[in-house]
RNA sequence: AGAGUUUGAUUAUGGCUCAGGAUGAACGCUGGCGGCGUGCCUAAUACAUGCAAGUCGAACGCGAGCAGCAAUGCUCGAGUGGCGAACGGGUGAGUAAUACAUAAGUAACCUGCCCUAGACAGGGGGAUAACUGCUGGAAACGGCAGCUAAGACCGCAUAGGUAUGGACACUGCAUGGUGACCAUAUUAAAAGUGCCAAGGCACUGGUAGAGGAUGGACUUAUGGCGCAUUAGCUGGUUGGUGAGGUAACGGCUCACCAAGGCGACGAUGCGUAGCCGACCUGAGAGGGUGACCGGCCACACUGGGACUGAGACACGGCCCAGACUCCUACGGGAGGCAGCAGUAGGGAAUUUUCGGCAAUGGGGGGAACCCUGACCGAGCAACGCCGCGUGAAGGAAGAAGGAAUUCGUUCUGUAAACUUCUGUUAUAAAGGAAGAACGGCGGAUAUAGGGAAUGAUAUCCGAGUGACGGUACUUUAUGAGAAAGCCACGGCUAACUACGUGCCAGCAGCCGCGGUAAUACGUAGGUGGCGAGCGUUAUCCGGAAUUAUUGGGCGUAAAGAGGGAGCAGGCGGCGGCAGAGGUCUGUGGUGAAAGACUGAAGCUUAACUUCAGUAAGCCAUAGAAACCGGGCUGCUAGAGUGCAGGAGAGGAUCGUGGAAUUCCAUGUGUAGCGGUGAAAUGCGUAGAUAUAUGGAGGAACACCAGUGGCGAAGGCGACGGUCUGGCCUGUAACUGACGCUCAUUCCCGAAAGCGUGGGGAGCAAAUAGGAUUAGAUACCCUAGUAGUCCACGCCGUAAACGAUGAGUACUAAGUGUUGGGAGUCAAAUUUCAGUGCUGCAGUUAACGCAAUAAGUACUCCGCCUGAGUAGUACGUUCGCAAGAAUGAAACUCAAAGGAAUUGACGGGGGCCCGCACAAGCGGUGGAGCAUGUGGUUUAAUUCGAUGAUACGCGAGGAACCUUACCAGGGCUUAAAUGUGACUGACAGGUCCGGAAACGGACUUUUCUUCGGACAGUUACAGGUGCUGCAUGGUUGUCGUCAGCUCGUGCCGUGAGGUGUCAGGUUAAGUCCUAUAACGAGCGCAACCCCUGUCGCUAGUUGCCAGCGAGUAAUGUCGGGAACUCUAGCGAGACUGCCAGUGCAAACUGCGAGGAAGGUGGGGAUGACGUCAAAUCAUCACGGCCCUUACGCCCUGGGCUACACACGUGCUACAAUGGCCGGUACAGAGAGCAGCCACCCCGCGAGGGGGAGCGAAUCUACAAAACCGGUCACAGUUCGGAUCGGAGUCUGCAACUCGACUCCGUGAAGCUGGAAUCGCUAGUAAUCGGAUAUCAGCCAUGAUCCGGUGAAUACGUUCCCGGGCCUUGUACACACCCCCGUC
Repeated sequence: AGAGUUUGAUUAUGGCUCAGGAUGAACGCUGGCGGCGUGCCUAAUACAUGCAAGUCGAACGCGAGCAGCAAUGCUCGAGUGGCGAACGGGUGAGUAAUACAUAAGUAACCUGCCCUAGACAGGGGGAUAACUGCUGGAAACGGCAGCUAAGACCGCAUAGGUAUGGACACUGCAUGGUGACCAUAUUAAAAGUGCCAAGGCACUGGUAGAGGAUGGACUUAUGGCGCAUUAGCUGGUUGGUGAGGUAACGGCUCACCAAGGCGACGAUGCGUAGCCGACCUGAGAGGGUGACCGGCCACACUGGGACUGAGACACGGCCCAGACUCCUACGGGAGGCAGCAGUAGGGAAUUUUCGGCAAUGGGGGGAACCCUGACCGAGCAACGCCGCGUGAAGGAAGAAGGAAUUCGUUCUGUAAACUUCUGUUAUAAAGGAAGAACGGCGGAUAUAGGGAAUGAUAUCCGAGUGACGGUACUUUAUGAGAAAGCCACGGCUAACUACGUGCCAGCAGCCGCGGUAAUACGUAGGUGGCGAGCGUUAUCCGGAAUUAUUGGGCGUAAAGAGGGAGCAGGCGGCGGCAGAGGUCUGUGGUGAAAGACUGAAGCUUAACUUCAGUAAGCCAUAGAAACCGGGCUGCUAGAGUGCAGGAGAGGAUCGUGGAAUUCCAUGUGUAGCGGUGAAAUGCGUAGAUAUAUGGAGGAACACCAGUGGCGAAGGCGACGGUCUGGCCUGUAACUGACGCUCAUUCCCGAAAGCGUGGGGAGCAAAUAGGAUUAGAUACCCUAGUAGUCCACGCCGUAAACGAUGAGUACUAAGUGUUGGGAGUCAAAUUUCAGUGCUGCAGUUAACGCAAUAAGUACUCCGCCUGAGUAGUACGUUCGCAAGAAUGAAACUCAAAGGAAUUGACGGGGGCCCGCACAAGCGGUGGAGCAUGUGGUUUAAUUCGAUGAUACGCGAGGAACCUUACCAGGGCUUAAAUGUGACUGACAGGUCCGGAAACGGACUUUUCUUCGGACAGUUACAGGUGCUGCAUGGUUGUCGUCAGCUCGUGCCGUGAGGUGUCAGGUUAAGUCCUAUAACGAGCGCAACCCCUGUCGCUAGUUGCCAGCGAGUAAUGUCGGGAACUCUAGCGAGACUGCCAGUGCAAACUGCGAGGAAGGUGGGGAUGACGUCAAAUCAUCACGGCCCUUACGCCCUGGGCUACACACGUGCUACAAUGGCCGGUACAGAGAGCAGCCACCCCGCGAGGGGGAGCGAAUCUACAAAACCGGUCACAGUUCGGAUCGGAGUCUGCAACUCGACUCCGUGAAGCUGGAAUCGCUAGUAAUCGGAUAUCAGCCAUGAUCCGGUGAAUACGUUCCCGGGCCUUGUACACACCCCCGUC
């Protein structure tokens, strides 16, 4: 000293939470010792038992006992008497002031014992308890009669005092006080003991005064709690006179008189509470507390009362009443632990029915001594603070064990073992009568007085006295022996791994963890922290500047009252004079002690204790006079008045006016009008709308009109009159601080609403109807009532907003505008008062504000303190009501909210692009079939893919195999690797059983490169089992969209921005210009491949122009290297040239040239990233799971099921066609378990022969097209499904479940609803061909190849998707969101 938590991130606001300290604590786990402290916070609940206040024989008499011959002495008992019992001890119920603290006052008071100095004690009297006798009662307790003493009690004398009266002196702050004198009245006393020279002396007590000390009493001022949802309270109340009463003042009490007294500076009421020194915390200011210790107060079962006394209205006294408990003979009695122990109860919770008067202190006594639960000690309790210990040094084979592991190792860890030591504490023993101890007693000495003694005071010596306690301490011996836990380990916050669990169990102070790889749960290992303790809970302060005096705020986060006037209050211009209330300075008093702080000292240290020093505050006193306040006296700059001018929708009231709407009357006129997105309701042939004329009535005032004017705000708009408020300018005649703000109060206050009475044209809540809609109690339309208008009276609220209170002063500029002034011919310019914009400094969290401040200062008022509950409830006030004002809490949450940033989104805007739409062509959706999917079914219908981006997808070939699924039958180390050992069998062949795998029988018996192969054993293998949300790799999609970033710099508190924006341009973040940016990277483009043109080179298997040969015919042959072609290398295209436009980039041009022209066409190529997208079943891989099975083998079945739904296709519905016949032209690719020419057979699939070719050489009919014929619009010569029959081929095998052929059969279907798909040129459409997979094939699929070969694009309003800029946002899992109502 800060930290966590609102957000995708940021900043500020703001709450919540944490880290610190503390406690009379409690709870959980654990627990060795000592010292010093502390210990019913709850039931001021009830209490058994014991103790806590007695003492004196030196005041008095009596009785008993003992001693003694006796006198008498000693001890004990009850009683009279004295003193004490009012202290000490406990508790905090009550008490908000009869309390407490601080400081004063008493000239308004008292004070036992104690101290000082003096005075005095003369002489008498009558009783009574005890006791004795009688007697009542259960008891407690009495009654009657009789005897007796005193320092008990009562007169008298005297002294002094007191009171009254008189006259006098001194004195004070008012009443007054003091002193002496006179008179009157009233009022004292007590003895005991010791000594004696018997005269007295001494000590203790006694009386009345004087003084002191101590203790108390009363009065005053100041200070310290909450609630105003408590605003009025008060009858002895406030004062006076007189009296009473008191120690004393006083309404303290009473009689009479007056009507006062207190209160917003908070009376009264209610609630709570003992107050303080101090204690805790805090840097301090403060905040909280009032245990222990100390001071004061109050109380003593509850309430009341007095007595005694110096002192009480009395804790262990009395009386009365009450509740409770106990005793009782039922008639009556007794009691009071908030004393010390202790008990019950309550409670989370608080000790022994201990020892001693040895010390300190107290009571009594002359003293010894007695009493003392005060006190001193011990006991119990880790309740707190402090100290000590549980060992120290060496010790690596880094042991074992445990944990982790990448299996290499690492950690525990010098830790242990082991070696060498030490002995604090502990245990035992011995010492220790230590210190803590004075008084009195005995003795001695000294002093003063005295004749001596007793005695007083002081000093010295001696004996004796200890509860704690055989304790502290010391010494010796023994022996590492007897002594460590608790909490935490995701962040805050120091400290990490494994296993278990699987949103379960649980954790959690806040944020938050846990849904199969949890450093957050539980356990273990390890680590961190503290340590005889450690955590938790509770409470207080701190952090919290989160109530802000120190030290906060109010435009948008919570917060300026809707506006004004103004009393109280607060604040206030420039001089002079005196005074001294505030203020400042010195001195004095007080500030108890303890505590705290500083410095020392004593216990071994510390805690603890002791000593010394130190302070605010209050009071008194002496001074100072600047400032603040008060008084007196001036001034004119603030404020106001006068005079001269000025502008204005300022207000109230009376009148006048025109335009328009509506209505009425009449005329003209005819079928519609009106209304809407489109309609309808409505009006209209009974004449509307329209039009013309006249009239009625109400309301509002076009243009002017303007970030123009006026007003305090609300607000004010035709014109004129009357009445009236404010403002501005100029002048400087007058007043002389008269000012500013303003709680309570009063007034004004839009609209709506309310009351009474008018008025009512238009508009228009409610209402009705028509539409819209899923609904539509809405938006739209047609009607329409309150109301809107006027008068009077209420209401008192608005986003009453500039979301910005009023006043004063100061602080750069620029530019408009309104009203005045100066200036001028007019201006420029300047000044005052308003009203706007831009903008500097400054300020602000930012946005913004910025002389009209949200800047710099001062004064006053109002308001705020997390969100919700809630401006709600209750109470009160106001109101006719509606309602307004004031205004909470329980409970819930960890946020709510502001500004700005980046994205995403918008049925926001701008620009742009894409077969996106549009323009076209052809399809799908309807039919049949094929295929995939869903669903259903099934023993199984294996699994995956599921919007776009799954569905002819993985699968580019499911009859067995594949195959992962199901049923059944079997196997348990078979295939891979390693290991060590053994044997000769295994394998093969035949037969039998069996569906096969497999099993059984018989038989042959080894191969060899001598290593093995083969068989059994064990580690292990194996798994298409799970997790694609643990992963790698691969892939889809946005999207071949033009974007995505970085370095440095600059801007911003920051997230971020800039660059990448702007203006152009492009297919493109392509390029150019501008520019706080300058550069760079990944993308774009280019580089690569194919294709289009040409050239060069080469010339077989390809080619054949010219030459020769040959054939029925064919490059067939010789030959050729021209062409085509093949396949290598080059050229070519770059906006290069021209024209126009443009700054440039670039664009435009049926421009030139060129095979090709503006990226020529196509392919490959896919930025940062998104979708936890797909795939653990291609493969790989972490973790988990199975191991006579979730592994492996085999047979059969299934993946091909079938009321249905969807996707993708094929074939069609026909004449641009079908069928028949004829003729022609490709490219690319494939081929030896192959392609197969040609010949023969078969209608055909195909079969039988069989050449060529591992291929520019051989193998394959290209089809549409074209020519000719036929069909004539039909369910057909279209269409071919389905079914019957017969076959072919492949294959171990075509039943489930193959393809093909032939004959026959001949279904639906006549161009397809809503909807929807593809395509911009060699494209669509159409036609055939090839290949991979493959024994065959369900291929109509996929991927390629060529043939024929179109139409259309005005354009970007709209649909979809995308890019850039901008804007709004309460979204950020980001609109497939979020939020709300029922």